[in-house]
RNA sequence: GCCGGAGUGGCGGAAUUGGCAGACGCACAGGACUUAAAAUCCUGCGAUCCUAACAGAUCGUAUCGGUUCGACCCCGAUCUUCGGCA
Numbered sequence: 001g002c003c004g005g006a007g008u009g010g011c012g013g014a015a016u017u018g019g020c021a022g023a024c025g026c027a028c029a030g031g032a033c034u035u036a037a038a039a040u041c042c043u044g045c046g047a048u049c050c051u052a053a054c055a056g057a058u059c060g061u062a063u064c065g066g067u068u069c070g071a072c073c074c075c076g077a078u079c080u081u082c083g084g085c086a
Base pairs, nucleotide, nucleotide: 001085002084003083004082005081006080007079010026011025012024019069028044029043030042031041032040046059047058048057049056062078063077064076065075066074
């Protein structure tokens, strides 16, 4: 230099012939149970703004653009990383 794979909440990891982003697991927080813990069960758990709170709004799939009514998914460029060829 060329070719190919991968990049998604704190972590792993799903969702792919374009249609509710974050299933499921781990971790974490609160509660139940217990003399107390462990285990188990229930609930919650992306960010920002807003609210006394509940509610609500906007943004969010490596980054920046494009196509489309609509993009994690298609197209272009770039970054990081892994593999192959030279």
The prediction has a mean pLDDT of 82. This is a predicted structure of an 86-nucleotide RNA (transfer RNA) from Eubacteriaceae bacterium UBA7485. Its Rfam family is "tRNA". About the family: Transfer RNA (tRNA) molecules are approximately 80 nucleotides in length. Rfam classes the family as a transfer RNA. The source organism's lineage runs through Bacteria, Bacillati, Bacillota, Clostridia and Eubacteriaceae. The sequence was found in a public genome assembly.